The RNA shown here (SAM riboswitch aptamer (S box leader)) has 107 nucleotides and comes from an Anaerolineae bacterium.
This record gives sequence, structure tokens and C1' cells, in this order.
RNA sequence: CUCUCAUCUAGAGCGGUCGAGGGACCGGCCCGACGAAACCGCGGCAACCCCUGCGUGUUAUACACAGGAUGGUGCCAAUUCCGGCAGAUUUCUCUGAAAGAUGAGGG
Repeated sequence: CUCUCAUCUAGAGCGGUCGAGGGACCGGCCCGACGAAACCGCGGCAACCCCUGCGUGUUAUACACAGGAUGGUGCCAAUUCCGGCAGAUUUCUCUGAAAGAUGAGGG
């Protein structure tokens, strides 16, 4: 970089350094000198991997439920901030997709 699968309306921030950007992209709308991004320290959330228990099933790989949090990631403004494409009554709303993010596995 790419492929497959799963999830994305919940949850969780303080301090230090620095100093103007940030919210992927585009449009909007926001956040930001009462300090953006980045880095460091400490803390936290969650439960994908992981661990325990119990059950189901297969030739085998598996799967449901309950619980845990030492470890590997991730995350800690706003639903993935909203929309972008398509459909359904075209105001509004909803559904699905695309794109993106994260994890696990593969190339």
C1' cells in the first nucleotide's frame, strides 16, 4: 500500500513544552491566544486481540452467553460534527451505499 471480516447515536482529561492552527477530503457548521496541532508526563474509557467460566456445534476451523482488565492496539468536543451518492412521500424525515476511522487476519 492492498484484500477480507467486524464495529462506528455509548463512554472517558488534567498538567508541562511550544505557539496557530484543527475537526481525513469538498461544502457547511464549529473548536482554537480563556492556547490549535505536535511532543512529553500522569490519569481515564472501552473491550477488537487477550484471559476465565459455562453451554452449543463440526471431521476440523468455530459460535452464543456471563465475567475480567496484567499485556498488544485504539480512543478521551460536537452521531464518523452534518451533508456529499442512491432510494422511499421530494419541505422534512428515514433507510441503504460510498468514503473514512479502528481492530483482527491475509497478501
The sequence was found by an Rfam model in a public genome assembly. NCBI's taxonomy places the organism under Bacteria, Bacillati, Chloroflexota, Anaerolineae.